[in-house]
Background: c-di-GMP-I riboswitch aptamer from Pontibacillus yanchengensis Y32, 94 nucleotides, folded computationally. The sequence is in RNAcentral, with records from Rfam and Ribocentre. The coordinates come from a structure-prediction model, not an experiment, and the mean pLDDT is 84. Taxonomically the source falls in Pontibacillus yanchengensis (Bacteria, Bacillota, Bacilli, Pontibacillus). Its Rfam family is "c-di-GMP-I riboswitch aptamer". Rfam links the family to the GO term cyclic-di-GMP binding.

RNA sequence: UUACGAGAAUGGCAAACUUAUCGAAAGAUAAGGACGCAAAGCUUUGGACCUACCGUAUCGAGUUACUCCAUACUAAGGUUGCCAAGCCUCCGAA
Numbered sequence: 001u002u003a004c005g006a007g008a009a010u011g012g013c014a015a016a017c018u019u020a021u022c023g024a025a026a027g028a029u030a031a032g033g034a035c036g037c038a039a040a041g042c043u044u045u046g047g048a049c050c051u052a053c054c055g056u057a058u059c060g061a062g063u064u065a066c067u068c069c070a071u072a073c074u075a076a077g078g079u080u081g082c083c084a085a086g087c088c089u090c091c092g093a094a
Base pairs, nucleotide, nucleotide: 004092005091012037013036017032018031019030020029021028022027035081041087042086043085045084046083047082048079049078050077055073056072057071058070060068061067062066
């Protein structure tokens, strides 16, 4: 230095849930709270998944060429604590 990860040490992060705020939603942020995590640090670069405001199509209703409702598709929205990839990184037993 790289690989690796302990019955070691210093620590770190914070699931569910609750409250408040933002958002169409998924979800995010802050506080409380710990299920867990050796990268549960950072980046949506690839895949996967979640949502569907806007948009498209179809059906129905009202209407006089528009409106409403339902369904399906759709990400430029989201999940890094879904997997991979890239970058940074504490400790040192076997």